[in-house]
Context: one part of a larger RNA
RNA sequence: UGACGGGGGCCCGCACAAGCGGUGGAGCAUGUGGUUCAAUUCGACGCAACGCGAAGAACCUUACCCAGGCUUGAACAGCGAGUGACCACGCCCGAAAGGAAGCUUCCGCAAGGACACUCGUAGAGGUGCUGCAUGGCUGUCGUCAGCUCGUGUCGUGAGAUGUUGGGUUAAGUCCCGCAACGAGCGCAACCCUUGUCUGCUGUUGCCAUCACGUUAUGGUGGGCACUCUGCAGAGACUGCCGGUGACAAAACGGAGGAAGGUGGGGAUGACGUCAAGUCCUCAUGGCCUUUAUGUCCAGGGCUACACACGUGCUACAAUGGCAGGUACAAACCGCUGCAAACCAGCAAUGGGGAGCCAAUCGGAAAAAGCCUGUCUCAGUUCGGAUUGGAGUCUGCAACUCGACUCCAUGAAGUUGGAAUCGCUAGUAAUCGCAGAUCAGCAUGCUGCGGUGAAUACGUUCCCGGGUCUUGUACA
Repeated sequence: UGACGGGGGCCCGCACAAGCGGUGGAGCAUGUGGUUCAAUUCGACGCAACGCGAAGAACCUUACCCAGGCUUGAACAGCGAGUGACCACGCCCGAAAGGAAGCUUCCGCAAGGACACUCGUAGAGGUGCUGCAUGGCUGUCGUCAGCUCGUGUCGUGAGAUGUUGGGUUAAGUCCCGCAACGAGCGCAACCCUUGUCUGCUGUUGCCAUCACGUUAUGGUGGGCACUCUGCAGAGACUGCCGGUGACAAAACGGAGGAAGGUGGGGAUGACGUCAAGUCCUCAUGGCCUUUAUGUCCAGGGCUACACACGUGCUACAAUGGCAGGUACAAACCGCUGCAAACCAGCAAUGGGGAGCCAAUCGGAAAAAGCCUGUCUCAGUUCGGAUUGGAGUCUGCAACUCGACUCCAUGAAGUUGGAAUCGCUAGUAAUCGCAGAUCAGCAUGCUGCGGUGAAUACGUUCCCGGGUCUUGUACA
């Protein structure tokens, strides 16, 4: 100087407390461990591994296993020599890969060149090892308020000072003081979005006024008021007032205002820590391999199953289930595409193909909600696992191993021990919608809106962090 303390002081955070809803019990989905297996490819392991890499394993992917092939190779590229083939096509063998056999060059200034194959040689190749040799990227403490430097001064020196102190702040934020004076990386602001208003814009959007038409609808003429679209501005700065404060910084209350003290949300992650993660994105040193640890291909496996754990979904019901009627979104996607009306089917779906490169057409039905009826507390008209049968769709192909529909079946489950998690407002809870990946496959992920709470006395305690101080046999 740091680190540490079941030392002290001050402060903060859904850290506790106050509340609301969960997990832990059940069934299933998914990941992991374990076990099994020819193989169940590999990585990730407290927080910070375990719906993680994987934004989608039937083949492919695929790295694993078994079987069959190839060896300058399936791709890339150099040199030398040789040949005129190779590809395509049809026949045979084969599970395919491949093999065998048939057919067979182009340009040319005539020197050669191009292309392909064969042979040879340097060498290719490797998701092989080492993330403890590395780059790059990432997680984490932590969006915590810290981390440093120049000059000066003090100290023999390691170092200190500044950065400590008194206030204040979300903040090393600002003020005052001070042997310090300044500065840098962070904080904040500048960026995006959302909330209010103004101007412009006026179709594909909108419809107040006027007219026409319809069973009905901005349907038509017309208009750009309004909503909205997009662009450009305004607006919030403790600016104003009051008392408090040290005449400061600031905090408290108030006014005006759509918004008030960082307005809400996002992006943004200092010096560093964990030899944290990744050699399987990529790049790369070294090592290993070279008729194989490379490569092609068929099938299998990654989907196994006495069990254990994590993360979720669905429930255990009446604030509900079922049936009928009816209302209101946002964001997003669409040409190898989205697909309407209409028709068939109980349905999945099929037929059909208008329109749309989309403020025009389509996906599209929002769901919870509201109204009416029914069920009447039961393992039930709750719950839907499991199983049998019949089908649909995608796709060469759904046996291993897809999703969905219908009929039948109808398991556990009556609110969950110890323990443990999330959340402070348009949040939790609850309800549906869309997208990426994608032929098909979503309870996961990423977004979007609808309905919409309770509680916070407070900082004694648990956890994590900041700062000052103190002790130390630690570095």

Predicted 3D model of a 475-nucleotide part of an RNA (small-subunit ribosomal RNA, 3' major domain) from an uncultured bacterium. Its mean pLDDT, the model's own confidence on a scale to 100, is 83.